[in-house]
RNA sequence: CGUACCGGCCGGACGGUCGCGAGCGGGCGCUCAGGCGUUCGCUCGAGGAAAGUCCGGGCUCCGAUGGGCAGGCCGCCAGGUAACGCCUGGGCGCGCGAGCGAUCGCGCGACGGAAAGUGCCGCAGAGACCAAACCGCCGAUGACUCGCGUGAGCGGGAACAGGCAAGGGUGAAAAGAGUGGGGUAAGAGCCCACAACGCCUCCGGCAACGGAUGGCGGCAGGUAAACCCCGGUUGGAGCAAGGCCAAAUAAGCGGCGAGGGAUGUGCCCGUCCCGAUCAAGACGCCGCGGGUAGGCUGCUGGAGCUCGUGAGCGAUCACGCGCCUAGAGAAAUGACCGUCCGGACGAGCUCGCUCGUUCGACAGAACCCGGCUUACAGGCCGGUGCGUGCG
Numbered sequence: 001c002g003u004a005c006c007g008g009c010c011g012g013a014c015g016g017u018c019g020c021g022a023g024c025g026g027g028c029g030c031u032c033a034g035g036c037g038u039u040c041g042c043u044c045g046a047g048g049a050a051a052g053u054c055c056g057g058g059c060u061c062c063g064a065u066g067g068g069c070a071g072g073c074c075g076c077c078a079g080g081u082a083a084c085g086c087c088u089g090g091g092c093g094c095g096c097g098a099g100c101g102a103u104c105g106c107g108c109g110a111c112g113g114a115a116a117g118u119g120c121c122g123c124a125g126a127g128a129c130c131a132a133a134c135c136g137c138c139g140a141u142g143a144c145u146c147g148c149g150u151g152a153g154c155g156g157g158a159a160c161a162g163g164c165a166a167g168g169g170u171g172a173a174a175a176g177a178g179u180g181g182g183g184u185a186a187g188a189g190c191c192c193a194c195a196a197c198g199c200c201u202c203c204g205g206c207a208a209c210g211g212a213u214g215g216c217g218g219c220a221g222g223u224a225a226a227c228c229c230c231g232g233u234u235g236g237a238g239c240a241a242g243g244c245c246a247a248a249u250a251a252g253c254g255g256c257g258a259g260g261g262a263u264g265u266g267c268c269c270g271u272c273c274c275g276a277u278c279a280a281g282a283c284g285c286c287g288c289g290g291g292u293a294g295g296c297u298g299c300u301g302g303a304g305c306u307c308g309u310g311a312g313c314g315a316u317c318a319c320g321c322g323c324c325u326a327g328a329g330a331a332a333u334g335a336c337c338g339u340c341c342g343g344a345c346g347a348g349c350u351c352g353c354u355c356g357u358u359c360g361a362c363a364g365a366a367c368c369c370g371g372c373u374u375a376c377a378g379g380c381c382g383g384u385g386c387g388u389g390c391g
Base pairs, nucleotide, nucleotide: 001387002386003385004384005383006382007381008380009379010378012340013339014338015337016336017335018334020045021044022043023042024041025040026039027038028037029036030035047362051373052372054371055370056369057368058367059238060237061236062235071234072233073232074231075230076090077089078088079087080086091111092109093108094107095106096105097104098103112229113228117227118226119223120222121221129176134168135167136164137163138162141161142160144157145156146155147154148153178194179193180192181191182190197217198216199215200214201212202211203210204209242297243296244295245294252288253287254286255285256284257283259269260268261267262265304323305322307320308319309318310317311316341360342359343358344357345356346355347354348353349352
């Protein structure tokens, strides 16, 4: 430099004029007051995903606090973390690329168990799991047949019975053990040697796992995001949680209830029911209570952010300096102009500059965090493998 990938970051900048929301302060108006309205000034005002609401936690209330059953979820190993189904590192398997190869790079993996049981395995195919026999091979043995022989019998043929499962074919998968040899009528782990596989032992590793010059074995199709088995884990609901104040108002509780007016008394109006009275009841009023509308709170300073140093391969952690960064109600954070930046297109020319037009995404907090996933114009930086050139 080329090529194939991987990771991280930014996600327009500055100025001006208007506009919106919040907080603080001032002026004016209204109000008994609390406060409300309006106006001015200052300060602050979305994201990397604020999204999907899919996981995990904080916080709050309710339940439980032991043992079991059922259900849900998780599942290679080690580490990180408040926790996780997340992240980091490692192992194993698969795929792609590079290389003669050893191997290297990248991606993906619900990655415990199919030598406990059950189920399922479309189409094609003879057969899809207590095997079977379409093509094929054989036909030793028993029949058949031809020839030879005096005869016992010998030789040949076809393939009826029958034997075989190596080869072909079908299929994602064919009975599950690959190569060589022996063996046979033909064959076959039928037998043997080696390889492979599994277990044991030894070695390396915290472990998953890897390796071996060792020993033993002959049960073995696939499928568990099928039932199931094994191991682990697991209360429920959510800021419309919850707390406080409180118009109205039901239940409930407590208290009170006979005078009043006037033109001034021999006046007028009223005086529920029962009872001799008390108590009690009804009714009315007042208070408590209760909690609807409404208001306040929860509410944003936190597993926080920036920078630096240190530990660690890394995720991450520790320490130090500095910083405060929306908290509002169905909900504000925008528009225009100018200059610049970046991209695309067109024109001009002195050929890398100028001019013009146009574009700058995805999308928007609603209790708060950590993740995952999904969307995204354009730009910047770093790393790995391979190839080539120069030193």
Bacterial RNase P class A from a Gemmatimonadaceae bacterium, 391 nucleotides, folded computationally. Rfam family: Bacterial RNase P class A. Rfam's curators write: Ribonuclease P (RNase P) is a ubiquitous endoribonuclease, found in archaea, bacteria and eukarya as well as chloroplasts and mitochondria. Gene Ontology terms of the family: dimeric ribonuclease P complex, ribonuclease P activity and tRNA processing. The source organism's lineage runs through Bacteria, Pseudomonadati, Gemmatimonadota, Gemmatimonadia and Gemmatimonadaceae. Of the family's consensus pairs, 90% are formed in the model.